Molecule: transfer RNA
Organism: Schistocerca americana
């Protein structure tokens, strides 16, 4: 300096693919059940999908550029 791959909830994610409602476990939070408290069940909260532009009625998803982090090359 080139070429590839990945960034998505507090954490971990080979959730999300032919561009049209954002997801799972665990973790929180209220419940239920227990003499309390685990454990199990039940509901629910919680994201400007790594920045930034751009194309499109519509972008996590497609292009450009930027930063991070991993492989190869040189």
């Nucleotide at each position: 300096c080139c070429u590839c791959u990945g960034g998505u909830a507090g954490c971990u994610c080979c959730a999300g693919u032919u561009g049209g409602u954002a997801g799972a476990g665990c973790g929180g939070u209220g419940g239920a059940c227990u003499g309390u408290a685990g454990a199990u069940c039940c509901a629910u909260a919680g994201g400007u999908c790594g920045c930034u532009g751009g194309u499109u009625c519509a972008a996590a998803u497609c292009c450009g550029g930027c930063c991070c982090a991993g492989a190869g090359g040189a």